[in-house]
Order: sequence, then structure tokens, then C1' cells
RNA sequence: CCGUGCGGGAGAGUUCGAAAGGCCGAUCAGGCCCUUCGGCGCCGAAGGAGCAACUCCUCCCCGGAACCUCUCAGGCGGCAGGGACCGCGCGGGU
Repeated sequence: CCGUGCGGGAGAGUUCGAAAGGCCGAUCAGGCCCUUCGGCGCCGAAGGAGCAACUCCUCCCCGGAACCUCUCAGGCGGCAGGGACCGCGCGGGU
């Protein structure tokens, strides 16, 4: 430095409308849950892109380069999943 196992790991609407299903309600009205689609709003710590402190070099160029920026992708109830990065262990390379 790379891979791998375990643990930890944030942010942002279940917001508006429509459709299907289910539940509550004596019935209606209405309400709730879930799925799909569309709109607007929003997040950034997978990936991607951009600038660039810095780095390499005598210098310049080239190259490398962020958790900074953009938000293409991804994500925004909970669960799940993903998750930069951190810790510990194992394996390999230098």
C1' cells in the first nucleotide's frame, strides 16, 4: 500500500397530487398504512465530475490530489440496504 472478516458510522419531505390494495368508521364524510407514477423541495460520506491548498521537480510543464465545490448517479418516515472514514484481526506486496 492492497485485499478481506468483525464492530462503529452522518445528512436530507412520507411534502403535494393521482391510481391500486388494506384497515378504522353503523353508513356517509373523513382518517391511517403500504405500493407505483408525476411535481416541487432537500442531502452528500458509495461512485463520478470540477477547482485547488498541497505534493513531485533546480524551475516550468506533465502527473497525483480533499470529508472543498457540483449534485450526473445515488439518497431523504421506520426497517433493510448503501456508506467516506475510524478501530481490531488475518492474508499478500513493497